[in-house]
RNA sequence: AGGCCUGUAGCUCAACUAGGCAGAGUCGCGGACUCCAAAUCCGAAGGUUGGGGGUUCGAUUCCCUCCAGGCCUG
Numbered sequence: 001a002g003g004c005c006u007g008u009a010g011c012u013c014a015a016c017u018a019g020g021c022a023g024a025g026u027c028g029c030g031g032a033c034u035c036c037a038a039a040u041c042c043g044a045a046g047g048u049u050g051g052g053g054g055u056u057c058g059a060u061u062c063c064c065u066c067c068a069g070g071c072c073u074g
Base pairs, nucleotide, nucleotide: 001073002072003071004070005069006068007067010026011025012024013023020057029043030042031041032040050066051065052064053063054062
């Protein structure tokens, strides 16, 4: 220098293929249970979907660009 992959909740990851209400588990928080805890069960909260721009009635999804990380080639 070129190519490919990844970036979504504090953490691990779905949803992208086929544009249409942003989800699960876990951590933490509250409650139940218990003599008290652990385990288990229940509940609520937590998101500028890496930044910016474009297309569209509508973008996590499609297009452009930039940033960060990883891999490969030279």